Overview:
Small-subunit ribosomal RNA, central domain from Romboutsia ilealis, 348 nucleotides, folded computationally. Taxonomically the source falls in Romboutsia (Bacteria, Bacillati, Bacillota, Peptostreptococcales).
Context: one part of a larger RNA
RNA sequence: CUGGGCGAAAAGGGUGCGUAGGGUGGUUUCUAAAGUCAGAGGUGAAAGGCUACGGCUCAACCGUAGUAAGCCUUUGAAACUGGGGAACUUGAGUGCAGGAGAGGAGAGUGGAAUUCCUAGUGUAGCGGUGAAAUGCGUAGAUAUUAGGAGGAACACCAGUUGCGAAGGCGGCUCUCUGGACUGUAACUGACACUGAGGCACGAAAGCGUGGGGAGCAAACAGGAUUAGAUACCCUGGUAGUCCACGCCGUAAACGAUGAGUACUAGCUGUCGGAGGUUACCCCCUUCGGUGGCGCAGCUAACGCAUUAAGUACUCCGCCUGGGAAGUACGCUCGCAAGAGUGAAACUC
Numbered sequence: 001c002u003g004g005g006c007g008a009a010a011a012g013g014g015u016g017c018g019u020a021g022g023g024u025g026g027u028u029u030c031u032a033a034a035g036u037c038a039g040a041g042g043u044g045a046a047a048g049g050c051u052a053c054g055g056c057u058c059a060a061c062c063g064u065a066g067u068a069a070g071c072c073u074u075u076g077a078a079a080c081u082g083g084g085g086a087a088c089u090u091g092a093g094u095g096c097a098g099g100a101g102a103g104g105a106g107a108g109u110g111g112a113a114u115u116c117c118u119a120g121u122g123u124a125g126c127g128g129u130g131a132a133a134u135g136c137g138u139a140g141a142u143a144u145u146a147g148g149a150g151g152a153a154c155a156c157c158a159g160u161u162g163c164g165a166a167g168g169c170g171g172c173u174c175u176c177u178g179g180a181c182u183g184u185a186a187c188u189g190a191c192a193c194u195g196a197g198g199c200a201c202g203a204a205a206g207c208g209u210g211g212g213g214a215g216c217a218a219a220c221a222g223g224a225u226u227a228g229a230u231a232c233c234c235u236g237g238u239a240g241u242c243c244a245c246g247c248c249g250u251a252a253a254c255g256a257u258g259a260g261u262a263c264u265a266g267c268u269g270u271c272g273g274a275g276g277u278u279a280c281c282c283c284c285u286u287c288g289g290u291g292g293c294g295c296a297g298c299u300a301a302c303g304c305a306u307u308a309a310g311u312a313c314u315c316c317g318c319c320u321g322g323g324a325a326g327u328a329c330g331c332u333c334g335c336a337a338g339a340g341u342g343a344a345a346c347u348c
Base pairs, nucleotide, nucleotide: 003320004319005318006317007302012316014201015200016199017198022194023193024192026088027087028086029085030084031083034081035080036077037076038075039074040073041072042071043070049067050066051065052064053063054062055061091191092188093187094186095184096183097182098181103177104176105175106174107173108172109171110154115149116148117147118146119145120144121143125136126135162169163168206247207246208245209244210243211242215241216240220236221235222234223233258315259314260313261312262311263310266293267292268291269290270289271288272287273286274285275284276283297304298303321348322347323346330341331340332339333338
């Protein structure tokens, strides 16, 4: 390489959009005949190979006969694939009518709580722990009442709830805006699927510049604990956490499960629609999501099971014993941190 694989053993790219004269592709009909199939001819040197028979007592060895794929020329077939023409509507998209949603961006705004400041009441403690101490407090703390400042996060509602491609999204209002779903069947008429490169998005931490800074809190300091305690516990506390703009591009970025299409028992809960029935509730049918259980089937077993890890097809990514190692070197990117790509010697 082939083969076999990728939920947990090695292995699904973090996610999307999408390029390639990349791969694959719905129904009907006509056409030419590129692939395909059939016939004929040429070539396919000899040796070698393969098959059959034979010769050295066997074998190696040798002889005889036959023979392959491929390529070229030519004649034909037209089912399938591809090309060209015409048409179709079920795939896909558009229109119209609806309802749902923490989907995104910007602006504004609300209450509770923590902290701080001012003032009143009030007096000796408060705080913290397993127990303490550091710490705060007679310069009046803690507690309590009133007023003010500022920042961050949004209790209840709240739900295997909803939305989003993923990361993720939760007070309320307004503006702008993306997507999905249902119904209808008016329009287009295969316009589709996947997608190497590419582009975009991408938690937290981190970086740059400028703001902001209530609480929390790496580092740091102190108090404890301890044999020690560079920790766990306590008192403080700076980056950071927040905002704007620009980088970084990684995560157990997880469903450890790539995307699409079709098919294959059911039962039950829930979310969003539609239809039927009905005074309403209920109930039935159906479409789309989200859960639990479970048959066939699959699986090494665990388990999965119409949201498949079942049965098939198409396309992409990835794996090929452990360590060395996601290291070294080179290259690309980055301000840096580092990221991406990614070995070998040696060893078991």